């Protein structure tokens, strides 16, 4: 320096649950305290894929109401409603890529 990870040593992180206070439409995130599922990168990072959410947007999709009109009942328009699509949102403890790193039995 590269690889590697043990019934080693010193440490580290903290799933979930409860708790304090917040941010967000939500997913989720930050934060105080307790506990400890687990992790050899469960340190950092949103570049790639997977996954989560859908505010806004789109829709000859669903339902209701109203307006206009020669007519609109399912054909025009508006509003509400449900459904669907969608990331500029999220996720690093899903996988990959990249960066950094303690110890040393082999």
């Nucleotide at each position: 320096c590269u690889u590697u990870g043990a019934u080693a040593a010193a440490g580290g992180c903290a799933a979930g649950u409860u708790u304090u206070a917040g941010c967000g439409a939500a997913a989720g995130c930050u934060u105080u305290a307790a506990u400890a599922c687990g992790c050899a990168a469960a340190a950092c990072c949103a570049c790639c894929g997977a996954c989560c959410u859908a505010a806004a947007a789109u829709g000859u999709a669903u339902u209701c109401a109203g307006u206009u009109u020669a007519u609109a009942u399912c054909u025009a328009c508006u509003g509400a409603u449900u459904c669907a699509u969608u990331a500029a949102g999220g996720c690093a403890g899903c996988g990959g890529a990249g960066u950094u790193a303690c110890c040393g039995a082999a």
Predicted 3D model of a 106-nucleotide RNA (c-di-GMP-I riboswitch aptamer) from Colwellia sp. It matches the Rfam family "c-di-GMP-I riboswitch aptamer". Rfam links the family to the GO term cyclic-di-GMP binding. The source organism's lineage runs through Bacteria, Pseudomonadota, Gammaproteobacteria, Alteromonadales and Colwellia. It was read from a public genome assembly, where an Rfam model found it.